The RNA shown here (transfer RNA) has 71 nucleotides and comes from a Patescibacteria group bacterium. Its mean pLDDT, the model's own confidence on a scale to 100, is 83. Rfam family: tRNA.

RNA sequence: GGGCUCGUAGUUCAGUGGUAGAACGGUGCAUUCGCAUUGCAUAAAUAGGGGUUCGAUUCCCCUCGAGUCCA
Numbered sequence: 001g002g003g004c005u006c007g008u009a010g011u012u013c014a015g016u017g018g019u020a021g022a023a024c025g026g027u028g029c030a031u032u033c034g035c036a037u038u039g040c041a042u043a044a045a046u047a048g049g050g051g052u053u054c055g056a057u058u059c060c061c062c063u064c065g066a067g068u069c070c071a
Base pairs, nucleotide, nucleotide: 001070002069003068004067005066006065007064010024011023012022013021018054026042027041028040029039030038047063048062049061050060051059
């Protein structure tokens, strides 16, 4: 330098064009003499920009970053 895969919550991952989800973790409440456990509630995210579309996490392009292969 070129090819391919990937980027979603604090972490690990779903989500193939129509309300952004789960588990663990965080916070609050209840339970307890207290802690733990358990139950309920709550906060929290689409790497950045542009395009297509009535509508984009999803499709297309560029940039950035990570991994891998070739030279």